The RNA shown here (transfer RNA) has 73 nucleotides and comes from an Anaerolineales bacterium. The coordinates come from a structure-prediction model, not an experiment, and the mean pLDDT is 81. The sequence is in RNAcentral, with records from ENA and MGnify. The source organism's lineage runs through Bacteria, Bacillati, Chloroflexota, Anaerolineae and Anaerolineales. The same sequence occurs in records of 6 taxa. Its Rfam family is "tRNA". It is annotated as a transfer RNA.
[in-house]
RNA sequence: GCCUCCAUAGCUCAGGCGGUAGAGCGCAUUCUUGGUAAGAAUGAGGUCAUGGGUUCGAGUCCCAUUGGAGGCU
Repeated sequence: GCCUCCAUAGCUCAGGCGGUAGAGCGCAUUCUUGGUAAGAAUGAGGUCAUGGGUUCGAGUCCCAUUGGAGGCU
């Protein structure tokens, strides 16, 4: 220098062929208990890496950039 893959909640990750962003763990409140742990209920938490484009509509498609992993020379 070239190619491929990855980037979504605090963490680990889903999200078919474009149509309301989710799970587990963690966190908060409440219930339960003599009190913890365990258990139950409810809830908070997201510029979907950044910037543009296409579209009525983009986490998803296209381009560029940034960061990470791997490969080739």